[in-house]
């Protein structure tokens, strides 16, 4: 200077003064929340409740095998043991919806990534007024594929 991301700008006040601090607006984002529409008692089971946020879903393959359950097989004076089947969670591979860079800008095109992690707490459909919250963190760089 410039990136992902809602994460910025002001404007006071204390300090010599910035920078952070506090407090007030602005702008930006997220979350509850009517009627209509949706949905169709309720709560459970038919194994593993639901539900935000954010691009970060889904499938497939190998490993791992909670809890509960089946099945064999032992033993029964001991209430319990073994092995196996369903399968959560997790770890890995190779994809994959989907997302972001490539320095005015936007279309092409070419090239380079991400495809994560949390929070809620048994509870939320949309959703006007209304009403609660955020305004973080991480990163790169002296150079940039072309062409319109």
């Nucleotide at each position: 200077c410039g990136c992902c991301g809602a994460a910025u700008c002001g404007a006071c006040g204390a300090c010599a003064a910035c920078a952070g601090c506090g407090u007030c607006g602005a702008a930006c984002c997220g979350g509850g929340g009517a009627a209509c529409c949706a949905g169709g008692u309720u709560c459970g089971u038919u194994g593993u409740g639901g539900g935000g946020u954010g691009a970060a879903u889904c499938c497939c393959c190998g490993g791992u095998g909670g809890c509960a359950g089946g099945g064999c097989c032992g033993c029964g004076u001991u209430u319990g043991g073994g092995c196996u089947c369903c399968g959560a969670u997790c770890c890995g591979g190779a994809g994959u919806a989907g997302g972001g860079c490539u320095a005015c800008u936007u279309c092409c095109u070419g090239g380079c990534c991400c495809g994560a992690a949390u929070c809620c707490g048994u509870c939320a459909g949309c959703u006007a007024a209304c009403c609660c919250g955020g305004u973080a963190g991480g990163c790169g760089g002296c150079g940039a594929u072309g062409a319109g």
Predicted 3D model of a 148-nucleotide RNA (c-di-AMP riboswitch aptamer (ydaO/yuaA leader)) from uncultured Nakamurella sp. The RNAcentral record of the sequence draws on MGnify. Its mean pLDDT, the model's own confidence on a scale to 100, is 77. Rfam family: c-di-AMP riboswitch aptamer (ydaO/yuaA leader). Its family is annotated with cyclic-di-AMP binding and regulation of gene expression in the Gene Ontology. Rfam's curators write: This family represents a conserved RNA structure found upstream of the ydaO and yuaA genes in Bacillus subtilis and related genes in other bacteria.